[in-house]
Formats: sequence, C1' cells, structure tokens
RNA sequence: UGACGUCUUCGGGGCAGGUGGAAGUCCUGGCCGGCGGUGAGAGCCCGCGAGCCGUGGUCGUCGAGGUGGCGUCGAACGCACCGCGACGGUCCGUGGCAGACCCGGUGGAAUCCCGGGGCCGACGGUGAGAGUCCGGAUGGGAGGAGACGUCG
Repeated sequence: UGACGUCUUCGGGGCAGGUGGAAGUCCUGGCCGGCGGUGAGAGCCCGCGAGCCGUGGUCGUCGAGGUGGCGUCGAACGCACCGCGACGGUCCGUGGCAGACCCGGUGGAAUCCCGGGGCCGACGGUGAGAGUCCGGAUGGGAGGAGACGUCG
C1' cells in the first nucleotide's frame, strides 16, 4: 500500500402570530435541508438513500388435481412427491414514479464562495387543507470512521 473477509461504531433538521366553533395544515412572517461526486465549499448540477406503484424468484397458509410411491392385499383415509390456483408477506432482484435556480462579482477554475432575487419538499393520519404536528421509525439507509485476520 492493494484485495478479500469478520467485527465495532456513527449516520437529518425545522414555529410564532392572526382569523376562526375548530387550523403548529389556511393567511402573514419565520425556520429546516441526509449521502457520494463535481476543476473551490451545493436542498434546487450529476447520481444515491428512504418513500410509492408494479413485477420475477423465495417463504407460509388454504384449495382442488395427478403419481407405476409408502402405510396395506384392496377401497376409503393418511403421508410423501409433482405441478396448478388464491391469499399473505420475510428476504433477494428487477422495471417505473419521484421536487426546485437564475443574475452579478471575484477567480485559472464556482448554477458549490460573496452579493442579490427566487424556488422545492414522499406516504398515511389529524373537529380545517401539513417540509415544520402525530405515525410507520428504539425502523431502514446512502455512506463516514475505526479494529482485527488472511493473501499479495
């Protein structure tokens, strides 16, 4: 210093007022901004994560069918095996959906810095409509940091 493996740990934030019978959801004004990359530091440049809708496999339950199989000589019945259908949903893949930026300045280089002006924000719930409340979530995760082992 490279590869592989095992383990540990870290890994998102944000409200005041007004109206009203009722709103942290409407109005006014605030506040917040995961991860990697990008010729300089990014919510809005590229990609990822979480989320939603399908789909293939897999797992479970139920249903009927088949077998030259077993219990048993035979029927019924039961078990096993084979494929099929319905429902559920753990996990692994896979397809789709999935928001928003301009101007000026500096500079070799900036939609990333400075100045200015804008814009965006999953799903479900909630006496009234949610980025900010409640919930899935003491979850998941892009990834970050470190330790150990093996082989170069």